[in-house]
Context: one part of a larger RNA
């Protein structure tokens, strides 16, 4: 100087408290450990691994296992020699890869030769093989915490200190005052995006107040540029004004005005560094290792096993509910190998038909809510696991191992021990919608979107984490 303390002081955070909803019990989904296996490929392991890499494992992917092939090789490239093809079509063997055979068969140039292709040889290739403790790059975390430093000066023999401390203040090393310090940098804040208000400009595919036409109905049509909306440019919020407190910075106010008030809500943005943190399997790269194999192609299997243990979720245990019928209202996205209207068939998944749309034009396309009715507290008209049968769709192919539909079956479960998690407002809770990946899908996941919409916060004694000052110290 730091680190540490079951030392002290001050302060903050869904850290506690006050509340609301969960997890831990059940079934299933998914990941992990373990066990098993020919293989169950590899990595991630307190917080910071475990619906994580994987935003799609039937084949492929695929790295693993078994078996069958190839050896200049699946792909790239230099040189030498030889050949004239390569490819296509057919046949045989085969699970395929591949092997063998038949047929057809080069281009430019007079030629030398050049191009292209194949064969042989050679330099090379190839490796998801090892080392993240040799590395780059990227990432997690402390933490969006308020810190981390420098120049000159001053102090100290020196390591170092000062500045950065003190008082007040702030979300903030944010400011004000004081001051052997005076300044500065990286962070904070602001500048950026988005939402909330208004104005201007613009008016189609969006809109419809007035006028006119028109329909079963309808901005449907003429028309309009008002409104909504769209999307560009501006305005607007600054403790600016008022009152009280304060030297000031600032604080308080069911003060004003305002759509918005004190950082208006949300996002992007992550300082110096810590954990020899993670990744050699995204990629790159040093070293080491393999080279008829640790490379590469193909068929099949495995990654999907199952006594068990844990994490994350979904569905429930019901009446604030389940069933049936009727009837409203979104946002944000996607669409040509696509999204599909309409009509018909089927109980249905879906099929047939083929209209519109490269889309503010067409289309995918809401649910909870509301109205009516039924069930009357029961393992039930709750719950839907499991199993049997029959089907639909995708795809060479659904046995291992797909999703969906219908009929039948109808398990556990009556609110969950110790313990533990999230959340302070359009939040929690609850209800659906879309997208990426994608032939299909094991999505209950992830990422977005809107609908309905709470309760509580006395307070900082305690638990956890963090910041500043100070003190002790057998550690540095």
């Nucleotide at each position: 100087u730091g680190a540490c303390g079951g030392g002290g002081g001050c302060c903050c955070g869904c850290a506690c408290a006050a509340g609301c909803g969960g997890a831990g019990g059940a079934a299933c989904a998914u990941g992990u450990g373990g066990u098993u296996u020919a293989a169950u490929u590899c990595g991630a392991u307190g917080a910071u691994a475990c619906g994580c890499g994987a935003g799609g494992a039937a084949c492929c992917u695929u790295a693993c296992c078994c078996g069958g092939g190839c050896u200049u090789g699946a792909a790239a490239u230099g040189c030498u020699u030889c050949u004239g093809a390569c490819g296509g079509a057919g046949a045989u063997g085969g699970a395929a890869a591949c092997a063998u055979c038949u047929u057809u068969u080069c281009u430019g140039g007079c030629a030398a030769c050049a191009g292209c292709a194949g064969a042989a040889g050679u330099g090379u290739a190839g490796g998801u093989g090892c080392u993240g403790c040799a590395u780059g790059g990227u990432u997690g975390u402390c933490g969006u915490c308020a810190g981390c430093u420098c120049g000159u000066g001053c102090c100290g023999u020196g390591a170092g200190g000062u500045g950065u401390c003190g008082g007040c203040u702030u979300a903030a090393g944010u400011g004000c005052c004081a001051u052997a310090a005076c300044g500065a940098g990286c962070g904070c804040a602001a500048c950026c995006c988005u939402c909330a208000u208004c104005a201007u400009u613009a008016g189609u595919u969006a809109c419809u107040a007035a006028c006119a036409g028109g329909u079963c109905a309808a901005g449907c049509u003429g028309a309009g540029g008002a409104c909504u909306c769209u999307a560009a440019u501006g305005a607007g919020a600054c403790u600016g004004c008022c009152a009280u407190c304060g030297u000031a910075a600032g604080a308080u106010g069911c003060g004003a005005g305002g759509a918005a008030g004190g950082u208006g809500g949300g996002g992007a943005u992550g300082a110096c560094g810590u954990c020899a943190a993670a990744u050699c399997a995204g990629c790159a790269c040093g070293g080491c290792c393999c080279u008829u194999a640790c490379g590469u192609c193909c068929g099949g299997g495995g990654c999907g096993a199952c006594a068990c243990a844990c994490g994350u979720g979904u569905u429930a245990c019901a009446a604030u509910g389940g069933g049936u019928g009727g009837u409203a209202c979104a946002a944000a996205g996607g669409g040509c190998u696509g999204c599909u209207a309409u009509u018909g068939g089927g109980u249905g998944a879906c099929c047939a038909u083929g209209u519109g749309c490269a889309a503010a034009u067409c289309u995918c396309a809401a649910a909870a809510a509301c109205c009516a009715u039924u069930c009357u507290c029961a393992g039930u008209u709750c719950g839907g696991a499991u199993u049997g049968g029959a089907g639909u769709c995708u795809g060479c192919a659904a046995c291992u191992c797909g999703a969906c539909u219908c009929c039948a079956u109808g398990a556990a479960g009556c609110u969950g021990g110790a313990u533990u998690c999230g959340c302070u407002a359009g939040u929690a809770a609850u209800c659906g919608u879309a997208u990426a990946u994608c032939a299909g899908c094991c999505a209950u996941g992830a990422u977005a979107c809107g609908g309905u919409g709470a309760a509580u916060g006395c307070g900082u004694u305690c638990c956890c984490g963090g910041g500043c000052c100070u003190u002790g110290c057998a550690c540095u």
Model confidence (mean pLDDT): 84 of 100. This is a predicted structure of a 476-nucleotide part of an RNA (small-subunit ribosomal RNA, 3' major domain) from an uncultured bacterium.